Transfer RNA from a Planctomycetota bacterium, 77 nucleotides, folded computationally. The organism belongs to Planctomycetota, within Bacteria. RNAcentral holds the sequence, with entries from ENA. The prediction has a mean pLDDT of 81. It matches the Rfam family "tRNA". Its family is annotated with triplet codon-amino acid adaptor activity in the Gene Ontology.
RNA sequence: CGGGCCGUGGCUCAGCUUGGUAGAGCGCUUGACUGGGGGUCAAGAGAUCGGUGGUUCGAAUCCACUCGGCCCGACCA
Numbered sequence: 001c002g003g004g005c006c007g008u009g010g011c012u013c014a015g016c017u018u019g020g021u022a023g024a025g026c027g028c029u030u031g032a033c034u035g036g037g038g039g040u041c042a043a044g045a046g047a048u049c050g051g052u053g054g055u056u057c058g059a060a061u062c063c064a065c066u067c068g069g070c071c072c073g074a075c076c077a
Base pairs, nucleotide, nucleotide: 001073002072003071004070005069006068007067010026011025012024013023020057028044029043030042031041032040033039050066051065052064053063054062
């Protein structure tokens, strides 16, 4: 320098291909059961999707640029 993949609640991931305004597990909070802990059950909070801009009635999803991480190649030696 060229190419590819990844980035989504606190953590690990799905959703992207076929745009219709975000979901699961773990964790957390509250309550019930239990003498307490653990455990089980019920309810709840928490991300507007790495960033910016664009297309569109509508963008996590499409396009451009850009940031970070990983990998491959090239260059150098």